[in-house]
Context: one part of a larger RNA
RNA sequence: AGACGGGGAGGCGCACAAGCGGUGGACCAUGAGGUUCAAUUCGACAACAAGCGAGGAACCUUACCUGGGCUUGAAAGCCACACGAACGCGCCAGAAAUGGCGCCGUGCCCGUUCGGGAGCGUGUGGUACAGGUGCUGCAUGGUCGUCGUCAGCUCGUGUUGUGAAACGUUCCCUUCAGUGGGGUAACGAGCGCAACCCUUGCCGCGCGUUACAAGUGUCGCGCGGGACUGCCGUCGUCAAGACGGAGGAAGGUGGGGAUGACGUCAGAUCAGCAUGGCCCUCUGAUCGCCCAGGGCGACACUCGUGGUACAAUGGCCGGUACAGAGGGACGCGAAGCCGCGAGGCGGAGCAAAUCCCACCAAAGCCGGCCCCAGUUCGGAUCGGAGUCUGCAACCCGACUCCGUGAAGCCGGAAUCGCUAGUAACCGUGGAUCAGAAUGCCACGGUGAAUACGUUCUCGCCUCUUGUACU
Repeated sequence: AGACGGGGAGGCGCACAAGCGGUGGACCAUGAGGUUCAAUUCGACAACAAGCGAGGAACCUUACCUGGGCUUGAAAGCCACACGAACGCGCCAGAAAUGGCGCCGUGCCCGUUCGGGAGCGUGUGGUACAGGUGCUGCAUGGUCGUCGUCAGCUCGUGUUGUGAAACGUUCCCUUCAGUGGGGUAACGAGCGCAACCCUUGCCGCGCGUUACAAGUGUCGCGCGGGACUGCCGUCGUCAAGACGGAGGAAGGUGGGGAUGACGUCAGAUCAGCAUGGCCCUCUGAUCGCCCAGGGCGACACUCGUGGUACAAUGGCCGGUACAGAGGGACGCGAAGCCGCGAGGCGGAGCAAAUCCCACCAAAGCCGGCCCCAGUUCGGAUCGGAGUCUGCAACCCGACUCCGUGAAGCCGGAAUCGCUAGUAACCGUGGAUCAGAAUGCCACGGUGAAUACGUUCUCGCCUCUUGUACU
C1' cells in the first nucleotide's frame, strides 16, 4: 500500500422487512447428473453450468457407432500421357457410395480428307502437398459472461517522506453519481458519471398516398416547441441543495432503451472463425474422405427450468365487443364449395399503410347449464380412424376426430420473482424452419397489493481501527 475481521462510523441495492404471485408435492415438456449402450458426439459445473452453445437432431445437420468403400484424396497448384470439344441423357450390379456399359453432340485456329494446336472436361501416373470438430482456452487473437450502471480507476506538475509511498481522491454539506457547493499543499487533467443518440407521453407547423366519417379532425411521415428547481414559500453557510406549492400533458435524471471505466475470476470459447506448438496421414488411416443404417430420442433413479392442473372471482354452451407489433414471391393466399375436424378443392388479390396471414384477438360483457362431487374439475396414458409436410414419419414429426380417462383436493425443510401500467392474468406475432415449441425474442389487453423502517440475512461504496495474511 492492499486484502480480511462473528471491529467501528456513514451510505446504497426487491438485500431484509411489508405485500402479491410462484418453485419445492402431481402429470407432462425440456435441459443436466447418473446409469445403460456398439454409439447414446462434444463443450458448459457455485453465484457467472443445467428450455445453455442449439434462432428449431426423421435423412441431411452430425462431429458418435456398426458395416460397405477411397487414398493427390470432397475442394485448391504444377508436369507428363491417354481419351474426348464443352455439355447433356440413359442402362446394369449394388443399401448407397461406387463400379461397369452405352447414347447424344460438335464450335475456334492451322490445314487438301488424314492430321496438328489453343481452350475445356475426364482418367491414369508423378510431384509439391492437402485434410484433421485430433490435444493444449494454463501458449494466443477475437468475442463474451461476471462483480456492476457499482462510482469508481488513474495521470502531469508540485509538496511531504531516507524509502516503499502519501497528498490530490481526505474533511463538512449534498447527490442516482469522485453529482455539485464549501474548505483544503495542492493546482489541473484523463478514462468513467451526466449530457449529446433512439423510443414513449403534450402541443404547433409542413406534406399527405395506399390511411380515415372528407377535413379545423383521425392516422402516417418529417421538422420544431416544451421542463430549466425557471417561479413562489420554508429550511440551508447570502452556497450546493432539500421539502411544500402554483402553473403544466409531463416535473425535479418524466418512463423505457442503447451505452459497461482501470481491472477481477490463468472465468468461457482451439467445436463459429483465426492462430503458435504437439500429434495422425505416401502403402495406408479405431485421428483424413464418401456412403447406408443406427445413435444424439436409451431409463432403476437424482437435480434445474418450464407447461397444465387440483376447480364455482370456476368449467361448458350460445350470443356479442375492443388491440398492438409483425410476416409474406421457392411466399402470404381471399371469396366460393367439400369435410364433425385437422384439412382438401379453388385460385381472386398482393413485392404490399392498398391484398393476404387475420370478420384476426383472448381474457371481457350478456344469457343459460353444472351444485361441491375425484365431479360437466383435471387432462396424463392407451386403443382405433385420419390430415399435412417430406424421397422417406418403424426407431423418431406435428395436428384432427371417436373412445379411454391416470396422478392430482394447493404441496415438508427450504427457496424464487416483482416497487406501476410493474406483478398477476389474457391472448397475438416473429426468428429458426419442408415439417416439427410448454423454449426464446417481441407485442398489446385487463390490471393490483405493499414499502413502518434499516436491528437482522446477502452483496456493494467511503472513511477509520486491528492483523501473526500478500
This is a predicted structure of a 470-nucleotide part of an RNA (small-subunit ribosomal RNA, 3' major domain) from Parcubacteria group bacterium Gr01-1014_38. The prediction has a mean pLDDT of 84. Rfam family: Bacterial small subunit ribosomal RNA. Rfam links the family to the GO terms ribosome and structural constituent of ribosome.